[in-house]
Molecule: small-subunit ribosomal RNA
Organism: uncultured prokaryote
RNA sequence: AUGAACGCUGGCGGCGUGCCUAACACAUGCAAGUCGUACGAGAAAUCCCGAGCUUGCUUGGGAGAGUAAAGUGGCGCGCACGGGUGAGUAACACGUAGAUAAUCUACCUUCAAGCCUGGAAUAACUAUUCGAAAGGAUAGCUAAUACCGGAUAAAGUAUGUCAACUUAAGUUGACCUAUGAAAGAUUGCCUCUUCUUGAAAGCAAUUGUAUGGAGAUGAGUCUGCGGACCAUUAGUUUGUUGGUGGGGUAAAGGCCUACCAAGACUACGAUGGUUAGCUGGUCUGAGAGGAUGAUCAGCCACACUGGAACUGGAACACGGUCCAGACUCCUACGGGAGGCAGCAGUGAGGAAUUUUGCGCAAUGGGGGAAACCCUGACGCAGCAACGCCGCGUGAGUGAUGAAGGAUUUCGGUUCGUAAAGCUCUGUCAAGUGGGAAGAAGUUAUUUAUGGUUAAUAGCCAUAGGUAUUGACGGUACCAUUGAAGGAAGCACCGGCUAACUCCGUGCCAGCAGCCGCGGUAAUACGGAGGGUGCAAGCGUUAUUCGGAUUUACUGGGCGUAAAGGGCGCGUAGGCGGUCUGAUAAGUCAGUUGUGAAAGCCCGGGGCUCAACCCCGGAAGUGCAAUUGAAACUGUCAGGCUUGAGUAUGGUAGAGGGAAGUGGAAUUCCUGGUGUAGCGGUGAAAUGCGUAGAUAUCAGGAGGAACACCGGUGGCGAAGGCGACUUCCUGGACCAAUACUGACGCUGAGGCUCGAAGGUGUGGGUAGCAAACAGGAUUAGAUACCCUGGUAGUCCACACAGUAAACGGUGAUCACUAGGUGUUGCGGGUAUUGACCCCUGCAGUGCCGCAGCUAACGCAUUAAGUGAUCCGCCUGGGGAGUACGGUCGCAAGAUUAAAACUCAAAGGAAUUGACGGGGGCCCGCACAAGCGGUGGAGCAUGUGGUUUAAUUCGACGCAACGCGAAGAACCUUACCUGGACUUGACAUCUGGGGAAUCUUUCUGAAAGGAUUGAGUGCCCUUCGGGGAGCCCAGUGACAGGUGCUGCAUGGCUGUCGUCAGCUCGUGUCGUGAGAUGUUCGGUUAAGUCCGGCAACGAGCGCAACCCCUAUCUUCAGUUGCCAUCAUUAAGUUGGGAACUCUGAAGAUACUGCCCCGGUUAACGGGGAGGAAGGUUGGGAUGACGUCAAGUCAUCAUGGCCCUUAUGCCCAGGGCUACACACGUGCUACAAUGGCAUAUACAACGGGAAGCUAACUUGCGAGAGUAAGCGAAUCCCAAAAAACCGCUCUCAGUUCGGAUUGGAGUCUGCAACUCGACUCCAUGAAGUUGGAAUCGCUAGUAAUCGCGGAUCAGCAUGCCGCGGUGAAUACGUUCCCGGGCCUUGUACACACCGCCCGUCACACCACGAGAGUUGAUUGUACCAGAAGUUGUUGGGCUAACCCUUCGGGGAGGCAGGCACCUAAGGUAUGGUUGAUAAUUGGGGUG
Repeated sequence: AUGAACGCUGGCGGCGUGCCUAACACAUGCAAGUCGUACGAGAAAUCCCGAGCUUGCUUGGGAGAGUAAAGUGGCGCGCACGGGUGAGUAACACGUAGAUAAUCUACCUUCAAGCCUGGAAUAACUAUUCGAAAGGAUAGCUAAUACCGGAUAAAGUAUGUCAACUUAAGUUGACCUAUGAAAGAUUGCCUCUUCUUGAAAGCAAUUGUAUGGAGAUGAGUCUGCGGACCAUUAGUUUGUUGGUGGGGUAAAGGCCUACCAAGACUACGAUGGUUAGCUGGUCUGAGAGGAUGAUCAGCCACACUGGAACUGGAACACGGUCCAGACUCCUACGGGAGGCAGCAGUGAGGAAUUUUGCGCAAUGGGGGAAACCCUGACGCAGCAACGCCGCGUGAGUGAUGAAGGAUUUCGGUUCGUAAAGCUCUGUCAAGUGGGAAGAAGUUAUUUAUGGUUAAUAGCCAUAGGUAUUGACGGUACCAUUGAAGGAAGCACCGGCUAACUCCGUGCCAGCAGCCGCGGUAAUACGGAGGGUGCAAGCGUUAUUCGGAUUUACUGGGCGUAAAGGGCGCGUAGGCGGUCUGAUAAGUCAGUUGUGAAAGCCCGGGGCUCAACCCCGGAAGUGCAAUUGAAACUGUCAGGCUUGAGUAUGGUAGAGGGAAGUGGAAUUCCUGGUGUAGCGGUGAAAUGCGUAGAUAUCAGGAGGAACACCGGUGGCGAAGGCGACUUCCUGGACCAAUACUGACGCUGAGGCUCGAAGGUGUGGGUAGCAAACAGGAUUAGAUACCCUGGUAGUCCACACAGUAAACGGUGAUCACUAGGUGUUGCGGGUAUUGACCCCUGCAGUGCCGCAGCUAACGCAUUAAGUGAUCCGCCUGGGGAGUACGGUCGCAAGAUUAAAACUCAAAGGAAUUGACGGGGGCCCGCACAAGCGGUGGAGCAUGUGGUUUAAUUCGACGCAACGCGAAGAACCUUACCUGGACUUGACAUCUGGGGAAUCUUUCUGAAAGGAUUGAGUGCCCUUCGGGGAGCCCAGUGACAGGUGCUGCAUGGCUGUCGUCAGCUCGUGUCGUGAGAUGUUCGGUUAAGUCCGGCAACGAGCGCAACCCCUAUCUUCAGUUGCCAUCAUUAAGUUGGGAACUCUGAAGAUACUGCCCCGGUUAACGGGGAGGAAGGUUGGGAUGACGUCAAGUCAUCAUGGCCCUUAUGCCCAGGGCUACACACGUGCUACAAUGGCAUAUACAACGGGAAGCUAACUUGCGAGAGUAAGCGAAUCCCAAAAAACCGCUCUCAGUUCGGAUUGGAGUCUGCAACUCGACUCCAUGAAGUUGGAAUCGCUAGUAAUCGCGGAUCAGCAUGCCGCGGUGAAUACGUUCCCGGGCCUUGUACACACCGCCCGUCACACCACGAGAGUUGAUUGUACCAGAAGUUGUUGGGCUAACCCUUCGGGGAGGCAGGCACCUAAGGUAUGGUUGAUAAUUGGGGUG
């Protein structure tokens, strides 16, 4: 934007528009008639005069009247216009510009000159008759502007002659001959003539008719140019192309025909196929363009389908004719009728398109002299929001910001001045009343003037007056009445895109234009409130253009994104150096014509505005004609030398072809020497070898390839070319001159060449080697490795024609900074010479500026700046595939789609992550060691199983002696049973009572009943009130270890105590980003130093803190004791030295020396020192990762339960037990066990506590009891160790499980289910498979001690000290980590991504024995109607002749011939649908 449709909604008006589908079929009505002033025929009412009489009837005549015009006939004109539709048509159909010297034109205008004279019929009508009807037949009558003959006449036509003009054929004029027309009607008048009221001839007017000229209009024909697709349509054509003769037409022409010739069209796209009415215009767009061709206008075509002619000025005719076909209808079954793509209307089809209306009042058309008639053209009305335009649905004021809704952080916010209320207005609609314009004419009458005439009658013309004509329609418009009264919806609200919240739902239901939304807090689904947008409409769907520079003319590209042909030669074509002259095709300028109207644009005007309409202008970029210009392009002519080429002299080269020659090596053969292996691999085996291999020597055969030189060196168009010699041969380069004179560049088709592999024929075959065989490897191994081995590799001839045929870069020319190599040839300078140095041309490399590029990069060898030509690209997949064509022996090559499907595919660069990539470095990471685990028994945790319940959580490292620093009850969250319901706990509320203590019954307890005692504190107006506590009650609420750790806070684990993580400013980059942080060193460390487009800074590292190691000072009790006394004893006096305690300090910093290192950081060594390079240990955990863990510590959003998922109680369970795993303890023994004797700690704990001592018990313990709130007392004995004794290698004097018995302690209570003691019992186990863990020094290992929790209950946990090792070459490998770099198709990031088969479902497509349609070609058969030709024996009014009988001319029916529609037969082409089966493709 729309001729729209659908959904929801709908007040009014104006102007427009309305079957896009079935050119499907149509009931009914209407849409083309008119003329009496061409003609025949021809009334009635009424009046008058008669006749008959029945006195109001019949009948005759006249007038009315040759009137009316309802009907009929024939005549004329019209019916070819107007109206409809778009089937066909790719064409002179349309558009535009021309031609017609190749033509016609009724009606109209004008001019010229006419309308004389005869004839024969026929319809209507009458009569008879056939048929159901439609429709006829026969006989008879009659007229014309119907028909026919004759006269006259010009033009015309035909033949001939002449002249002038022009041209392509011709045009004009003159002359002779022949031919060549008609029609009257109406009205008026009597001047002339005849009869004479008047009429006729006549005259006049109007009209008609006929001929010719001119004009106008319309039409026919021809030509240039323009506008669709397919080349997977490349050749087409026989009346075809041309000529001559003839025919035909209004008219040129193969338009038709006979003959002759063999042409004509085509890559600038013929022929064929598909689609389509064309244009002005319309929509869109800045334009160029693209799409379209409704309404309006011009042209064309068609009228049920096909064919044909007739009439006519014009038709091969929408509402005419004939024939054939299909269909429908009528019928008396014999036969007939019909054509809405006219206006309405019906059915059907479809998503979808109106009334069987009014009127000729206006405009236009047909007929007519006119009145008038006809007109579904047209004017109007009706239906439809289908479109455009306009108007309204009220305006002002109004805050308790009402009620109500929604929401809420409960305070409020919002709908919202919105409403109500108050004050106004009156458009539209409704009622009432008035009421147009559109009307001009025509006709009648009247006035005036003019004409005709004898005439002031009449008639005609012109002008004026009066009367008459409206479908719309009592419409537009105006006035008036009352009343805010009757008049708002639709879509959207995640982003694009203006507009946000609540509830419901829970990957469901659903949404969606693209991205995408929905898995329990959805601004995205559904509803609501609110908001946004548009508004009598709003959305959706469909379609077109735009955005899209995304087909690029304006205006794109091709190194890597899609895209340079594999390379050359060359045809057509395109493009082309310099000078002069000519020309004027292109080009430019002017003029003329045209470019219809409408539309668009501008100006003006009319409807109240607008839409709409009217007037004028501009524009229409085009085409044609004409006049000029001559620069450029073209053409013609003549020159030139610089492009190009030729000649001369040189040069380099794996350039090509052919012939010949050579040596090294492999293999094979022969012979010699020689003996047991060789060969091969990661390791092996197959294989070869005692029949003598491998090795070695000598000789021979044969094929293939040519080491070193060898080089980003050379040559070639590319593919490609490598021993040497000879012959033949192509090209390139350099130098200097001469010559030709644009001879050039590119190149669609075409042709040649074209690696490897492949094919054919024939050779050849040493080595190598697809296929194949064997051996290995492997889960398998149709592979990689090994041993063999055939095609092939080689040669000749012939095919094939492809490659990552790549510089992924087409060819040619010109221009645009340099530097540095190298190859070939020159010039200069220098030298004895070779070098060196400067310089030119031609190749071939690297680096680099400007410029270009998305970036990477390119950069005189361009991917820079320009020019010319060719090829190619237009999202990914399907697919370089199918079908068709061409080529090929085949393999296959080439050309080359579509359906369907996706929202991406891709390029370059960035940051990460990753790599069985690289470099550097670190860590008990490996290695080197020591000790374990994994095997046994037991303890403990987990899984699983079981159960009424075995509560819950934790699951790789980073769950599993974890939460739990301690489950008999409690804990406890679980189960069973018994109770409670404002509750065990908190606050408020109204009532009662002090609190509190206490008895009894019942019960497993909780609880339920029940008895007695008893009043306190504060204030007081003495009535009472208040605080606290208790009881029963009301409801707000409590309560929840119920769910969600994936809604959260907090806390924690982990990478990891790893050295990293970032920022500001600056700089670089289009940008993401980079730089800094990289680099060279160094460190435990992003630690430090140096350098650097970076300079600084922050969080981490380190340090600061604590313990420990040494010393000093101070302080000495409960600790200590050297000296002096004393004791059984630091027991006591005393001491203040030491130890120790606990407070303050000191000390260590690479500070000093040497060496190395960049005069650095730092490293190595040394001295001193208690300690040396972080002394050792702890606390301390960057940015972040793992939706890591925890809603059961706590807190918390949301959801859920509320006589229960809350709460109380008893008992049970968490302790189960075929099994599996983790973590530990104890062992398996002699480095040991048992027994005896005897030393040395530290950290700690203690009042409902630690408990000495004493008594007692075999013992665990018990009894009694001192001390100590603890440097004082107690736990408390340290144990390994050490000294001797015994055991003597065994299931033991090892080991202690298990079980029986007897006890102790704790506790309300040890049955399920505690610990300990004694006696007895004495299991497995003899060092542990694969695998795996910890540890680098006071460490591992080993030994005991303490504490928390706790009534009681550690083999666990947290600490403490005693004894006290081994090893580290080193960083290749395993694991983890850090930095740099590299590749990447990964980015939920390698636990990534991703390929193909198979199985299943669906979709479209190809092939397919065939089957069935459509369309078209060819050949033949048959052939309606009809034109033409021919015939004419049948029939025949006009004219001619006649002897009147007839004959002739002409005509008609009929026959025949050609052509020909539908139809038929046969055979092809093209195209569609479908098919068992089959093939690949796409999606899931």